The RNA shown here (Bacterial RNase P class A) has 366 nucleotides and comes from a Gammaproteobacteria bacterium. Of the family's consensus pairs, 94% are formed in the model.

RNA sequence: GGUGUCGACCGGGCAAUCGCUGUGAUUACAGGUUACAGAGGAAAGUCCGGGCUCCACAGGACAGGGUGCCAGAUAACUUCUGGGAGGUGAGAGCCUACGGAAAGUGCCACAGAAAACAUACCGCCAGUGAUGGUAAGGGUGAAAUGGUGCGGUAAGAGCGCACCGCACCGGUAGUAAUACCGGUGGCAGGGUAAACCCCGCCCGGAGCAAGACCAAAUAGGGGGACAGGCCGCAAGGCCGGGCGUGGUCCGCGUCGUCCCCGGGUAGGUCGCUAGAGGUGCAUGGUGACAUGCGCCCCAGAUGAAUGAUUGCCGCUGUAACCGCAAGGUUGCAGUACAGAACCCGGCUUACAGGUCGGCCCCUCUU
Numbered sequence: 001g002g003u004g005u006c007g008a009c010c011g012g013g014c015a016a017u018c019g020c021u022g023u024g025a026u027u028a029c030a031g032g033u034u035a036c037a038g039a040g041g042a043a044a045g046u047c048c049g050g051g052c053u054c055c056a057c058a059g060g061a062c063a064g065g066g067u068g069c070c071a072g073a074u075a076a077c078u079u080c081u082g083g084g085a086g087g088u089g090a091g092a093g094c095c096u097a098c099g100g101a102a103a104g105u106g107c108c109a110c111a112g113a114a115a116a117c118a119u120a121c122c123g124c125c126a127g128u129g130a131u132g133g134u135a136a137g138g139g140u141g142a143a144a145u146g147g148u149g150c151g152g153u154a155a156g157a158g159c160g161c162a163c164c165g166c167a168c169c170g171g172u173a174g175u176a177a178u179a180c181c182g183g184u185g186g187c188a189g190g191g192u193a194a195a196c197c198c199c200g201c202c203c204g205g206a207g208c209a210a211g212a213c214c215a216a217a218u219a220g221g222g223g224g225a226c227a228g229g230c231c232g233c234a235a236g237g238c239c240g241g242g243c244g245u246g247g248u249c250c251g252c253g254u255c256g257u258c259c260c261c262g263g264g265u266a267g268g269u270c271g272c273u274a275g276a277g278g279u280g281c282a283u284g285g286u287g288a289c290a291u292g293c294g295c296c297c298c299a300g301a302u303g304a305a306u307g308a309u310u311g312c313c314g315c316u317g318u319a320a321c322c323g324c325a326a327g328g329u330u331g332c333a334g335u336a337c338a339g340a341a342c343c344c345g346g347c348u349u350a351c352a353g354g355u356c357g358g359c360c361c362c363u364c365u366u
Stems, first nucleotide, its partner, number of pairs: 001362002004359007012313007020038008040337001044348002047346005052207004064203005069083005084098001085096004099198002104196002106192003121138002123134004146164006165187001166185008211270004221261006228239004241255005277296008314335009
């Protein structure tokens, strides 16, 4: 210098004008004035986990769902940290749903003799042949009943032996997963469990539209007051009354009127943001993190504020010109993803452009 890999961070700045939301102060108070504050690293997806709230007060069982190497962190987790094992890469690194296939069931296309209660196409050996032996070699396949070598044999074969692998037993190290060493056994046995299933562990449900309070009009519920009476078995009729019209009477229309109580709705208030909060230092720990002390207060909207326009600057790309070069000037284009809604811890996904650091490999120079 190049290339790769892992991690942390920023993600426009200044000014002017016009607006929006909240809080405090003030005022001539449905309002005005003024000061201060006003989105993110993901506020997103709503995929996990917890706080908080209500519900038979949350206990047991079944069903269902989740999860799955070990140890730890945490309020909790499917998250995180450290370690182990397997895979992958030249390496830094990266990936893993990483319990059980000798409980049972299912599935394994095509090809192939055979895809698993086994079996033999070519080949090899024996035999005149029928046939028998064999699983070394070939062939099929993603996968074929341990691998390599020597011996052995008619040819072969864990048939015998050595090493590797596997199973069991023991020892050593480690909290453990596990690793290493020794012994025994010729050797159980295809793969698949993000297929059913089995085993261990975890999970009560609904969610701030949770939930609590105040509470209008209209309709409906309960109670009280007022003027009802008479006739009729009943349907109904007659007299009277209220309300409307109207200056009054008649007439006409209409049939309960007024008050109180309680529930719910519209609407409003709380919940609502001081919290598993942020930050600096110290201590403990490899680390996730924990503890102590100091400092700070950092959106709270509800048809839903946090914005719009203009100018200058910055950054990136590109073109032209100037310059030996480093570079400079001017023009043009671009400047992302995205928008709190009860709160918090994670995961996942999106993101113009940029900064910093650790490590690997290659090349050059000293």
The prediction has a mean pLDDT of 78. RNAcentral holds the sequence, with entries from ENA. The gene name in the source record is rnpB. Its Rfam family is "Bacterial RNase P class A". By type it is a ribozyme.